Predicted 3D model of a 524-nucleotide part of an RNA (small-subunit ribosomal RNA, 5' domain) from Bacteroidales bacterium Bact_09.
The prediction has a mean pLDDT of 83.
Taxonomically the source falls in Bacteroidales (Bacteria, Pseudomonadati, Bacteroidota, Bacteroidia).
[in-house]
Context: one part of a larger RNA
Order: sequence, then structure tokens, then C1' cells
RNA sequence: GGAUGAACGCUAGCGGCAGGCUUAACACAUGCAAGUCGAGGGGCAGCAUACCCAGCAAUGGGUGAUGGCGACCGGCGGAAGGGUGCGUAACGCGUGAGCAACAUACCCUAUACAGGGGGAUAAGCCAGGGAAACUUGGUCUAAUAUCCCAUAGGAAAUAGAUAAGGCAUCUUGUUUAUUUUAAAGCUUCGGUGGUAUAGGAUUGGCUCGCGUGACAUUAGCUAGAUGGAGGGGUAACGGCCCACCAUGGCAAUGAUGUCUAGGGGUUCUGAGAGGAAGAUCCCCCACACUGGGACUGAGACACGGCCCAGACUCCUACGGGAGGCAGCAGUGAGGGAUAUUGGACAAUGGAUGGAAAUCUGAUCCAGCCAUGCCGCGUGCAGGAAGACGGCCCUAUGGGUUGUAAACUGCUUUUAUACGGGAGCAAUAAGGUCUACGCGUAGACUGAUGAGAGUACCGUAUGAAUAAGCAUCGGCUAACUCCGUGCCAGCAGCCGCGGUAAUACGGAGGAUGCGAGCGUUAUCC
Repeated sequence: GGAUGAACGCUAGCGGCAGGCUUAACACAUGCAAGUCGAGGGGCAGCAUACCCAGCAAUGGGUGAUGGCGACCGGCGGAAGGGUGCGUAACGCGUGAGCAACAUACCCUAUACAGGGGGAUAAGCCAGGGAAACUUGGUCUAAUAUCCCAUAGGAAAUAGAUAAGGCAUCUUGUUUAUUUUAAAGCUUCGGUGGUAUAGGAUUGGCUCGCGUGACAUUAGCUAGAUGGAGGGGUAACGGCCCACCAUGGCAAUGAUGUCUAGGGGUUCUGAGAGGAAGAUCCCCCACACUGGGACUGAGACACGGCCCAGACUCCUACGGGAGGCAGCAGUGAGGGAUAUUGGACAAUGGAUGGAAAUCUGAUCCAGCCAUGCCGCGUGCAGGAAGACGGCCCUAUGGGUUGUAAACUGCUUUUAUACGGGAGCAAUAAGGUCUACGCGUAGACUGAUGAGAGUACCGUAUGAAUAAGCAUCGGCUAACUCCGUGCCAGCAGCCGCGGUAAUACGGAGGAUGCGAGCGUUAUCC
């Protein structure tokens, strides 16, 4: 000098764009953050409509009949998105390869298929238990829930034949025999969904080369340890696991141990080499009160799922139960220190759905904070009796503050008031038209804006509403007077202060930067 997720002191007019618990992965009140589908199903608690009955009416009762729909069965989604950096010195990450050792819901392409039958169960109804959370028994019923049979030119397994190829185990193609395995309906009849197989796309799993901290004042480490052949397990290879056999394997090219740490793209600095950092944004990893475990599923060993153990908090009728903000706000605590218990799904994206739509603290906006970067303003021109006042001096005088002020003219960014007023919106339903392979596509039309009456524009008024902070001995730009008298104090280093202090305190003046300026901390 540059830089910062900064803090502190003094000061402070505005806007744009960013950023905002670096500490206690400490504990959390409250609200919200993952639902959706009636075009799968049985149904009808509640709402609306219609109809019927009673009544003069108000109103009451009835009918799943229609729109719809609480709870329930079922499907898809809750493995994404969002948070944090505890752990991890590791194939965790980065980079480059490999899988002849693998999986992949939804999506796309192609081929083929969907025949028949059965038994349950939730909700409901009935009867209980419990303070509650919740739960038990009986009975009835449905499905795209579930089971069985059939079908199988496709797939898998086993055994064999044959051809080609390679990278060692082998791989691929053709073929024979045996065995095994499917399905679901709904429909407005247009469709949409279902099953099997092959391929694609996407996403993941695994393996390897190289790179990726400190300490040798850590020198030996290792018994599933290293390898074999066999079995189990897995989507898949493998001591991943197991019985048996062998005795190996790693290490001064640093094993093992201890400490520290998420990694990268990047960021800061520097002429570069290098050094330092890993906030925001993007990719990967790990975690979800602590530890362990599996279930479901295409995918989890699952942040707002389950089970067990533990600590903590809460409820309790003392028998027993409930909970997990490292989601968004917010609270306490810690700390030098870090924001609102806001608005909207209008846009983008996601889940579900045929769609309308519903949900979405993702997201888009608004609020707070000079935390940073950038921009604008606090006027402009003229004006010498060089005014008054202040300060200084060699003091009837002069210097300086200083064109500074007053005064004259001008402008109105900004401010205030009033008026106008966006883009972000592309489209959906519906309508009109066109095309053809006749239910699809395209064109035109046609709702929807949180932000917001915001940005922006215009008119009026009037210099009106707006300057500070640090420094002035040398380094280092900027000097005098007064006070103090080794005192009070200053200080980054050298050093100032003991009676003439340009170094302390004040004043005048000056210098630097400027809505900021200094100090502190950290990095280069």
C1' cells in the first nucleotide's frame, strides 16, 4: 500500500447493487416450511344446490340426487428443494481412466400381451379398555390393495452343440433340451393407465494412476491381519462375512501414532514465482439431540419416518405418554459482533393431477443495518471598504482567516407539495380461424401483479433540506500563540515533557480524506 462476512469511537443527506451468528453441531416458547389425486375405491362427517315432508312464516326433518369432500383403503411424492460443517488426512475431494463386476422410478423409442378365478381388510356398524396418547374384540364391504391358475416366439437359470472375437477369469452370436416368472382397470369411447423385453437418456454404485496438512522430541505397525481355493451375502467386485489352509502384508519414497482440518471451482495479495484464505454463488462429501439398527422403496439405513438405548425438556389421574429449528422467522444463552415471529405464489422452478387447481419460509419481493462497492448532492457566477470579529507580529501600522462573508444575479440535481404512471405477462379455461393423417398442432382473441400507486415523468416553491473525521517533531503532506513544568500527558518506531514544548492540553491557521474518517484485529 492492498484486502475483510469485521468490531469500536466520532459523524451522517440520498439512491443502485451486493452482504449480514466467523462465538455455543448450546437449549429452544409460538407459527409456518410436503403434499396431492374423486379421471383407482368403498362411501357421505361437514358445506353448497336441487327436490320432498311439516309449518302462515321463521325454522325443523328427509333424499349421495348434483357440485364437491373430512376421516379411511390405494397411487405418486415425502431420498428433491432448504440448512449446517460435527466428523473425516480418506479414493473424502480434484483430475484422468476402467467396470468382460453393476443398478436406474418418472421420460423417450420399438415389439408383444392383458384370459379366468379366489380369499381378505380399513373405513362403516356393534361392544369394550384408558386420565391421556391411543387401543382391543365381534361383524359387514370395495378397489389400479392382495393371492392362485392360464398364456410366454421375449427374459432368466442349468446342461450341451457351433461360429467369431478378446483383456486373464472370458465375451458375443446362432441353436437344442429342461425348469421358472406377467398384467388393471377407468372412460365423456377420443384416450389414459397396466405387464414383459430390448434400446436410449439421465442419475448413481464400485475399482485404479496421479495430486491433496503438521510433528521423527511419533520407528516399528498388523491376526480378518496378507494371500489361497470353497461357501454365504450384495444391484455388483471384494476378508464384505464365514469355516479350512498357508504366513504373509505395510514401513525412512515416512508405516503406525498424536494434533489440526470438510475438499474443489474460486477469493485476497504479489511484476511474477509464491504466500494466505475456502464468507456469499456453483459442484462434491458428511451430518440431522447423542449412539446403534433395520423396514419400506427405483432410490434412504431417511432433517420435519420407524425401533432400541442414553442425556435433556414437557404432560400425567403415577399406571403411562410426548418432543427434537445445523428449514424460515423468532427467544434465551455465549459474544467485540450479525436482521422481520413481514407479503405473495404475479414470475422462475418443484410435487401431485387429464385439466382447472392445490401445496411450496424453494423462489420472487418488502423491512432493518454506512457492513461493503459504485453513483449523486450539500450550490454556481460576480463581488475589496480586502468590512466586523478571531488569531499572530518588529504593534498610530501590518499579516492572516479571505472572494470567504455581506450584497447582486442565476440554477433547482436533491427536498417538499400536487398530478400522471410502468416493464416484469409468457399464457389457462373459453371463443374464432387454418391445416391435415380428424384429434392434434398452429395463429388471433381472451382472465391473472405480491412488489406498488413503487420506479419513472411532469408542474410549483425556494439556496432553500444536507459536513465531518483524523493529523500537523522525523519517517509523512501540513506552524504559531497560550497553559503546563519529568507533572498532567503523548507514543507505530526513533522518542517528547525537569519554565521560552512546531511532539502534552486549548486556540488560530494549515494538510489529508470526505458521507465518511480514524483506531483495533487478521492476511499478503